[in-house]
């Protein structure tokens, strides 16, 4: 240094509620914890969604995968 994920400092925030913004998928901001060792970033491949409709126009990374980039170090 790499896998890796014991502990700790800390971080994130499901589901619901409140408000705002979109047709709508969904979103933004407060509450709130389901749970996350990239639950940090990127719509790039797949998925899935919504709308208009038959190829356009969005949405989802807390589904998989793939790129960058990171805190801490017990056992191995």
């Nucleotide at each position: 240094c790499u896998c890796c994920g014991a502990a700790a400092c800390g971080g994130c925030a499901a589901a619901c509620c409140g408000u705002c913004c979109g047709u709508a998928a969904g979103g933004g901001c407060g509450g709130g914890a389901c749970g996350c060792a990239a639950a940090g970033c990127c719509a790039c491949g797949g998925g899935c969604c919504u709308c208009c409709u038959u190829g356009g126009a969005g949405g989802c990374u807390g589904c998989c995968g793939g790129g960058c980039u990171a805190c801490c170090g017990a056992a191995g």